[in-house]
RNA sequence: GAACGAUAAUGGCAAGUUCGCCGAAAGGCGAAACGCGCAAAACUACAGGGCCUAAUCCCUUAAAGGGAAUGGCAGCCAGUUGCCGAA
Numbered sequence: 001g002a003a004c005g006a007u008a009a010u011g012g013c014a015a016g017u018u019c020g021c022c023g024a025a026a027g028g029c030g031a032a033a034c035g036c037g038c039a040a041a042a043c044u045a046c047a048g049g050g051c052c053u054a055a056u057c058c059c060u061u062a063a064a065g066g067g068a069a070u071g072g073c074a075g076c077c078a079g080u081u082g083c084c085g086a087a
Stems, first nucleotide, its partner, number of pairs: 004085002012038002016034001017032006036075001042080003048077002050073003056068004
């Protein structure tokens, strides 16, 4: 240095629940008591893949229905950076 990841050390993050706010929704932000879990659960969302939503637009309809991000997800994979050091 690479790989690897422990009932180690130090510090950290926070699914879900409740309340409030933003949003058409997906989803996001804040607070409280907690703590599913995480060695990258840090960062990156037109310029990798994937997934969610459909205000709006398009097609279609008797009603229905179908399609499309310009909206989102980094706790899906991926990329980038990075703490510690038993075997």
Predicted 3D model of an 87-nucleotide RNA (c-di-GMP-I riboswitch aptamer).